Bacterial RNase P class A from a Dermatophilaceae bacterium, 409 nucleotides, folded computationally. It is recorded under the gene name rnpB. Model confidence (mean pLDDT): 77 of 100. Rfam family: Bacterial RNase P class A. The family's RNA type in Rfam is ribozyme.
[in-house]
C1' cells in the first nucleotide's frame, strides 16, 4: 500500500422565518365556586405575550429478567413451566465477563441449542443384504451334481504338427455351506495399521497407535489438564423424543392500584344461608380459611377530573480494587411526562460523502494528493410507569487496538 478481525464514538452545526406541547411569570375576557374588612383576592377555563425545556441508539419488537402496585401468605401430595460445561458479576436474568471443552480460520479472531444415551423406554426416513450384540446382494473359499468350444494333461493314429478319443485342472451353471477381507447403498455398517493364522476368513492371535472405563501421582478454587497403571479388544447417533439428575419459579399487571366528582331502574328465572351457593390458597387432590349471597336473560345509566408520574439499580468526570464484567469513594449535573397523544417545516451558509468537468502538484506508467465549478445524497425510526438485557433495522462518517501478504529502510 493491500485484504481482513474486534472494540468504541457519532447519528450534522449555525442562522432566518412560520408552526407544537408541559411548566411558570404577566396581561385580557368568561360564566361558576369559595373567601370577604365588599375596594377586591383566590381557584377553574379561554385568548395572547415572554421565558426555560422538550426522543433514541435503537425510544422498536415486547424475548427474557427486576423495581413498583394489588390479591393471596396453614400445609401436604401429585403434575407444571424454565434453566443447564466451570468460576465469578449482578437487584435479577436465558444477560455480561474471565476459563475449560469441541469446532472453523495461515492467523487477529470467531461459533457451540455445551448435564446424563452401560436407569429404562422408543425412534433412526430413502437407498441397502442388513440400522443395533446386525447382515450374505455382488464377490470369495469349501463340498456336491451337470456341463464341457478352448488352454492344459492322458491314450491312439499317421501326413510330426495336425486328427480322433478320454479326463475335469483351469472355466461355465446350478445347489448345500464357511466367511464380513473386498465391492457396493446410507447421514450413520460394530477400532486402525502390519502381521501371524486359515479352505477362504474373522480381535480368532499378536505388535504398534487411536479411543473407552477403573485405580494411582502431580497441577488447578472448578469445569479440566498431564503422567502412570490395569482391563476387556472396542457397547453407534437421537435428551428441541418420553425420561432421569441439579437448580429456579405465587397470581395479575399502571387498563396495576388509589381518591373525588357525577349519573341510573328496575324486572323475571335458576341456586343457596350450618343439609353451605360462592370465593381465596397458581392447576388437580387432601386439607384450611372467608362466607349471605350468587349467577344467568332482558332493560337502563356514566365514559370526566386528580394522584400513582418521573431524583434513577439516574447522568458526567476522576481516583482506588479487579485480566474483565463489575463494585467502592469523592465532587459535579437536573435531562420529555403527554392523554386525539407535542419535539415539525421551508430557505440560506458551512462541515462531510459521492459522480462529472477543469487547473496545479507528486509518479514511468496504473494512479493518487490539493485546488475550484457544477449535480446528486443524509438513513432507521420516535417516548406513554421506571429499569437492567437480548434480538431485530439502519445512508454513512471517525478513532483505537491487532492480524495476514507484498515492497522499502
Nucleotide at each position: 500500500c493491500g485484504a481482513g478481525u474486534c472494540g468504541g464514538u457519532c447519528a450534522g452545526g449555525c442562522g432566518g422565518u412560520c408552526g407544537c406541547g408541559u411548566c411558570g411569570u404577566c396581561c385580557g375576557g368568561a360564566c361558576c365556586a369559595c373567601c370577604c374588612u365588599c375596594g377586591g383576592g383566590u381557584g377553574u377555563c379561554c385568548g395572547g405575550a415572554c421565558g426555560c425545556c422538550g426522543a433514541g441508539g435503537a425510544a422498536c419488537g415486547u424475548c427474557c429478567g427486576g423495581g413498583c402496585u394489588c390479591c393471596a401468605c396453614a400445609g401436604g401430595g401429585c403434575g407444571c413451566g424454565g434453566u443447564g460445561g466451570u468460576g465469578g458479576c449482578u437487584a435479577a436474568c436465558g444477560g455480561c465477563c474471565a476459563c475449560c471443552c469441541g469446532g472453523a480460520g495461515c492467523g487477529a479472531u470467531c461459533c457451540g441449542c455445551g448435564g446424563g444415551a452401560c436407569a429404562g423406554u422408543g425412534c433412526c426416513a430413502c437407498a441397502g443384504a442388513g440400522a443395533g450384540g446386525a447382515g450374505a446382494c455382488c464377490g470369495c473359499c469349501u463340498c456336491g451334481c451337470c456341463g464341457g468350444a478352448c488352454c492344459a494333461c492322458c491314450g491312439a493314429g499317421c501326413a510330426u504338427g495336425c486328427u480322433c478319443g478320454g479326463c475335469a485342472g483351469g472355466c461355465g451353471g446350478c445347489g448345500a455351506g464357511g466367511u464380513c477381507a473386498g465391492g457396493g447403498u446410507g447421514a450413520a455398517a460394530g477400532g486402525g495399521u502390519g502381521g501371524u493364522g486359515u479352505a477362504a476368513g474373522a480381535g480368532a492371535c499378536c505388535a504398534c497407535c487411536a479411543g473407552c472405563g477403573g485405580c494411582c501421582u502431580g497441577g488447578g478454587u472448578g469445569a479440566c489438564c498431564a503422567g502412570g497403571u490395569c482391563g476387556g479388544c472396542u457397547c453407534g447417533g437421537c435428551a428441541a423424543a418420553c425420561c432421569c439428575c441439579a437448580c429456579c419459579g405465587g397470581g395479575a399487571g399502571c387498563a396495576a392500584g388509589c381518591u373525588c366528582a357525577g349519573a341510573c331502574a328496575g324486572u323475571c328465572g335458576g341456586c343457596g344461608u350450618u343439609c353451605g351457593a360462592g370465593g381465596g390458597c397458581g392447576g388437580c387432590c387432601c386439607g384450611c380459611c372467608c362466607g349471605a349471597g350468587c349467577c344467568g336473560a332482558c332493560g337502563g345509566g356514566u365514559a370526566g377530573a386528580g394522584c400513582g408520574c418521573u431524583a434513577g439499580a439516574g447522568c458526567c468526570g476522576g481516583u482506588c480494587a479487579g485480566c474483565a464484567a463489575u463494585g467502592a469513594c469523592c465532587g459535579g449535573c437536573c435531562g420529555a411526562g403527554a392523554g386525539g397523544g407535542a419535539u415539525g417545516a421551508c430557505c440560506g451558509c458551512c462541515a462531510c460523502c459521492g459522480g462529472g468537468c477543469g487547473g496545479c502538484c507528486g509518479g514511468a506508467g496504473a494512479c493518487g494528493g490539493u485546488c475550484g465549478c457544477u449535480c446528486g445524497g443524509g438513513a432507521c425510526a420516535g417516548a406513554a410507569c421506571c429499569c437492567g438485557g437480548c434480538g431485530u433495522a439502519c445512508c454513512g462518517a471517525c478513532c483505537g487496538a491487532c492480524u495476514c501478504g507484498u515492497c522499502c529502510a